[in-house]
Parts: sequence; structure tokens; C1' cells
RNA sequence: AAACGGCUAACCGUUGGUGACGACGGGGCGCAAAACCACCGGCCUGAAGCAGGAUACACAGGCAGCGGAGUUACCGAA
Repeated sequence: AAACGGCUAACCGUUGGUGACGACGGGGCGCAAAACCACCGGCCUGAAGCAGGAUACACAGGCAGCGGAGUUACCGAA
């Protein structure tokens, strides 16, 4: 390089959650770590605590397909 394969964006369906968003199925834009991990930065959410609100300081969460750190890993010709 190539092959067997792997993952699966938007969107759609069902479902959980206050929400960000998650799970399952379809789908396929892409991905050589688009595997794992919220440690650092970043972005996003705010039901309850708590009467009001969601400014996001604190607190509690979400995003690993935003970047970095850490951990592990398939194939592999000349």
C1' cells in the first nucleotide's frame, strides 16, 4: 500500500432524564485510535437543595466526534 473487518455525524423511530444529553434500532457525514479515561483547558445544562431566578462564583451534571495529558490496542505488502 492493500484486505478482513471496526466505529458511526446530521436526521428518523422507540425509550430514560428538569435539561445538557444517554440507551436501543435505522441511517451514513466522516474516523487509523471516532477505543478507554472528566486529570488540565474548553463548550453545554440547572430539576431538587431553595421562595424567585439561571448571571454560572460555588455546587451538581453532560460532551472523549473540541484540544492536551494518561492507559490499552487490530491488520500490515514492497